RNA sequence: GGGGCAUUAACUCAGUUGGUAGAGUGCUAGCUUUGCAAGCUGGAAGUCAGGGGUUCGAGUCCCCUAUGCUCCA
Repeated sequence: GGGGCAUUAACUCAGUUGGUAGAGUGCUAGCUUUGCAAGCUGGAAGUCAGGGGUUCGAGUCCCCUAUGCUCCA
């Protein structure tokens, strides 16, 4: 220098064909207990890495950039 893959909640990851952004863990409130843990029922938490384009509509398609991994030179 060139190719490929990844980037979504604090963490680990889903999100199929473009049509309301989700799960588990964690956090938090309540119930339960003498208390803790466990359990149960709720809740909060997102610039979908950044920018631009296409589209009625983009996490998803296209382009550029950034970071990480990997292959080639």